[in-house]
RNA sequence: UGCGGGAUCGUUCAACGGUAGGACGGCUGGCUCUGGACCAGUUAAUCUUGGUUCGAAUCCAAGUCCCGCAG
Numbered sequence: 001u002g003c004g005g006g007a008u009c010g011u012u013c014a015a016c017g018g019u020a021g022g023a024c025g026g027c028u029g030g031c032u033c034u035g036g037a038c039c040a041g042u043u044a045a046u047c048u049u050g051g052u053u054c055g056a057a058u059c060c061a062a063g064u065c066c067c068g069c070a071g
Stems, first nucleotide, its partner, number of pairs: 001070007010024004018054001025043006047063005
């Protein structure tokens, strides 16, 4: 430098173009003599900028970063 793949709650993994969800974690409450475990509730995210569309995490373009292959 070229080609391919990837970027989503704090972590990990989902999500036909139509309300972004699960698990773990955090917080609150229940239970318990206390803690853990368990139960209930709650918290929190689409890499950036544009485009297409009635509507974009999803499609398109450019950029940033990571991984692989080639030179």

Predicted 3D model of a 71-nucleotide RNA (transfer RNA) from Candidatus Gottesmanbacteria bacterium RBG_16_52_11.
Lineage of the source: Bacteria > Bacteria candidate phyla > Candidatus Gottesmaniibacteriota.
It matches the Rfam family "tRNA". By type it is a transfer RNA. Rfam links the family to the GO term triplet codon-amino acid adaptor activity.